[in-house]
Context: one part of a larger RNA
């Protein structure tokens, strides 16, 4: 001076405590670990690794294996040659590759020649998803959106440092006030920045329709009030009352006024530093290996294996349910190698035609819980796993190893042990929808609205974490 502490004090977080819902039992996806394998590519390992890296492994991707090839290479510059080069067509071959016909080069020109491309040649050199993340950059996690790190000058002190930053009182906060050998200023808080709630102005098609007409229909005249859109801008500051405090800061009021009141909600934003914490397989990069191979093509194959163990999901056990009609209300998005309407065809999945949209114009688009009627508590008209049979659609190509559909088949499952996670409000919890990835393929992710609780007496205890003070044989 830091760090511990089953040491004190004062304080804060769904951290406990009050409630809702779930993990841990089932069967499924998925991820990991183990074994297994020619390979099952590598990487991620308490929290902060395990639906992570992967926003999508059937070729490809792909690095991995097994068999075939290649060697200046698949990609770059630089020398010399020759240009009959790309591309078509037959045969070989799993293909990569090969042989054989066909075929014929572009631009600029001072006409020397230079340039673009293609073939050979030698050499310098390509090229490594090979090793170190404990050489490194740069990204990222995390303690923590916790409230703290720190400096100048001055002062104390032999120095290591101390003081400021400590106390008193406040806050969400080293937020702000008061005292103080401190005074002051930096990096952090907080505010400027984006959204969402209001209210005005501008604007008025693709939007919108009070009032006039008109029409099956905002469909058409009209018009821009009104919703919407999108640009500017107004609003909240404890500003006003009252109480309390120390006349400060602040705090309380089912105090007013207001669309919102005490940071209004949410998002971006992450201080000095900690883990030698992750990433040399996004990149780039010192070293050190490999250079007819540990580079480079191609066909198959594995990354999907299966006794078993964990993780994170999803579907369920059922009546707040299931089935069958009903048919009412959303907002995010996307869309030309595209979303596709209407109509017809099929029990569906698809399918045929293909209107109209580079989209507030057309379209994906059907929202779904909801409502009615039945089923009457069984392994059931719950559950849907497997599994057999016929389809479909994508793509050269669904054996390994895609998805989806109909028919039939109906397994575990009767609310889940010790133990655990999640969340304080438009929040849990239900409940559909949309994108990115993508040829195809989502229970995953990121978003989106729709219905919508219940609790919190409180900090004694458990985890974390601020600040004081103590105590130590640690550094």
């Nucleotide at each position: 001076u830091g760090a511990c502490g089953g040491g004190g004090g004062c304080c804060c977080g769904c951290a406990c405590a009050a409630g809702c819902g779930g993990u841990g039992g089932a069967g499924c996806a998925u991820g990991u670990g183990g074994u297994u394998u020619a390979a099952u590519u590598c990487g991620a390992a308490g929290c902060a690794a395990c639906g992570c890296g992967c926003a999508g492994a059937a070729c490809c991707u792909u690095a991995c294996c097994a068999g075939c090839c290649c060697u200046u290479g698949a990609c770059a510059u630089g020398c010399c040659a020759a240009g009959c080069u790309a591309c078509u067509c037959a045969g070989a071959g799993a293909g990569a590759u090969u042989u054989g016909a066909g075929g014929u080069u572009c631009c600029c020109u001072u006409c020397g020649g230079g340039g673009a491309c293609u073939u050979g040649g030698a050499c310098a050199c390509a090229g490594g998803u090979g090793c170190u993340g404990c050489a490194u950059g740069g990204c990222u996690g995390u303690c923590g959106u916790c409230a703290g790190c720190u400096c100048g000058u001055g002062u104390c002190g032999u120095g290591a440092g101390a003081u400021g930053u400590u106390g008193g009182g406040u806050u969400a906060a080293g937020u702000c006030c008061c005292g103080c050998a401190a005074c002051g200023a930096g990096c952090g808080c907080a505010a400027c920045c984006c959204u969402c709630g209001c209210c005005c102005u501008u604007a008025g098609u693709u939007g919108c329709c009070a009032g006039c007409a008109u029409u099956u229909g905002g469909u058409u005249g009209g018009g821009c009030a009104c919703u919407c859109u999108a640009a500017g801008g107004g609003g909240a500051c404890u500003g006003c009352c009252g109480g309390u405090g120390a006349u400060a800061a602040g705090c309380c009021g089912a105090g007013a006024g207001g669309a919102a009141g005490g940071u209004g909600g949410g998002g971006a934003u992450g201080a000095c530093g900690u883990c030698a914490a992750g990433u040399c397989c996004u990149c780039a990069u010192g070293g050190c290996c490999c250079u007819u191979a540990c580079g480079g093509g191609c066909u198959g194959g594995g990354c999907u294996a299966c006794a078993c163990a964990c993780g994170u999901g999803c579907u369920a056990c059922a009546a707040u349910g299931g089935u069958g009609g009903u048919g009412a209300c959303a907002g995010u998005g996307g869309g030309c190698a595209g979303c596709g309407a209407a109509g017809g065809a099929g029990c569906g999945a698809u399918c045929c035609c293909g209107a109209g949209c580079u989209a507030a114009u057309c379209u994906c688009c059907a929202a779904a819980a909801g409502c009615c009627a039945u089923c009457u508590c069984a392994g059931u008209u719950c559950g849907g796993a497997u599994u057999g049979c016929a389809c479909u659609c994508u793509g050269c190509a669904a054996c390994u190893c895609g998805a989806g559909u109909g028919c039939a088949u109906g397994a575990a499952g009767u609310u889940g042990g010790a133990a655990u996670c999640g969340c304080u409000a438009g929040u849990a919890a239900u409940c559909g929808c949309g994108g990115a990835u993508c040829a195809g393929c989502a229970c995953g992710c990121c978003g989106c609205g729709g219905u919508g609780a219940a609790u919190a007496c409180g900090u004694u205890c458990c985890c974390g974490g601020g600040c004081c003070u103590u105590g130590u044989a640690c550094a």